[in-house]
Context: one part of a larger RNA
Molecule: small-subunit ribosomal RNA, central domain
Organism: uncultured bacterium
RNA sequence: CUGGGCGUAAAGAGCACGUAGGCGGUUGGAUAAGUCUUCUGUGAAAGCUCCUGGCUUAACUGGGAGAGGUCAGGGGAUACUAUUCGACUUGAGGGCUGUAGAGGUAAGCGGAAUUCCCGGUGUAGCGGUGAAAUGCGUAGAUAUCGGGAGGAACACCAGCGGCGAAAGCGGCUUACUGGGCAGUGCCUGACGCUGAGGUGCGAGAGCGUGGGGAGCAAACAGGAUUAGAUACCCUGGUAGUCCACGCCCUAAACGAUGAAUACUAGAUAUAGGGGGUAUCGACCCCCCCUGUGUCGCAGCUAACGCGAUAAGUAUUCCGCCUGGGGAGUACGGCCGCAAGGCUAAAACUC
Numbered sequence: 001c002u003g004g005g006c007g008u009a010a011a012g013a014g015c016a017c018g019u020a021g022g023c024g025g026u027u028g029g030a031u032a033a034g035u036c037u038u039c040u041g042u043g044a045a046a047g048c049u050c051c052u053g054g055c056u057u058a059a060c061u062g063g064g065a066g067a068g069g070u071c072a073g074g075g076g077a078u079a080c081u082a083u084u085c086g087a088c089u090u091g092a093g094g095g096c097u098g099u100a101g102a103g104g105u106a107a108g109c110g111g112a113a114u115u116c117c118c119g120g121u122g123u124a125g126c127g128g129u130g131a132a133a134u135g136c137g138u139a140g141a142u143a144u145c146g147g148g149a150g151g152a153a154c155a156c157c158a159g160c161g162g163c164g165a166a167a168g169c170g171g172c173u174u175a176c177u178g179g180g181c182a183g184u185g186c187c188u189g190a191c192g193c194u195g196a197g198g199u200g201c202g203a204g205a206g207c208g209u210g211g212g213g214a215g216c217a218a219a220c221a222g223g224a225u226u227a228g229a230u231a232c233c234c235u236g237g238u239a240g241u242c243c244a245c246g247c248c249c250u251a252a253a254c255g256a257u258g259a260a261u262a263c264u265a266g267a268u269a270u271a272g273g274g275g276g277u278a279u280c281g282a283c284c285c286c287c288c289c290u291g292u293g294u295c296g297c298a299g300c301u302a303a304c305g306c307g308a309u310a311a312g313u314a315u316u317c318c319g320c321c322u323g324g325g326g327a328g329u330a331c332g333g334c335c336g337c338a339a340g341g342c343u344a345a346a347a348c349u350c
């Protein structure tokens, strides 16, 4: 390479949009490029296979036949693929009627709590721990009552729940705005799927400029512990955490499970929508669609387990793997203000 694989053994890109490309529903006609068939030409010699001859045999070698092709041209076939013309509605999209939601952005508002400031009451402790100490307090702390300031986060509701492509999203109100689901079967008529490059989004930490700073808290300081203690515990505490704008682009970015489509027993719970039966009234009885869970048949799996939300049965497209270490490193390139990121070896060694 041919293969075989990717939940946990190496292996699914963090997620999406989308270019090229690959693949693509039902039906009729035309063409005949792919495809199939036939004929002609050609496919030097040597070599290869078979038959046969020459050196004692073999190697070697002479003769004959055959095979050998993405080959060229002509005739024909039209199921499939393709091209083209037309038709269709089930895929896809749109309309209309409903509907649930922490989906996004911006502005405003609210209460509880912590801290600080002012005032009242009040007096010797408070705080902290395994026990202590550092620390705070007679310049009046802790506790308690009243008033004020400021920042951050939104108890209960809360769910085994919902929304979002992922990252993620939770007090209330308003404005703007994206997507979904159900019903209808009105419109378009294959407009689809995937997606190398590319582009955008992307927790936390970190970076730049300017704000902000209550609590928490890397670094740091002190107190303990200890043989030591650059820790775990305690008292403090700066970046940071918050906001605006601009970067960074990583993660156990996980379901460690790429996207799409079709098919394949059931049971049960729950969220959203619809239909039917019955009723004064349906969460309650029956059924359909969509999502989120649990159990489970067949099947799959090395086992664990998966099991209509597949890791089952199949198809299409993309990404990725190929013994461990060296190494996700060096070098080079691209990106970045930097930190660093992306791409990515070899010697050597077991």
Stems, first nucleotide, its partner, number of pairs: 004321003007304002012318001014201004021194003025088007033081002035077007042069001048066007091191001092188003095184005103177007110154001115149007125136002162169002206247006215241002220236004258317006266295011299306002323350003332343004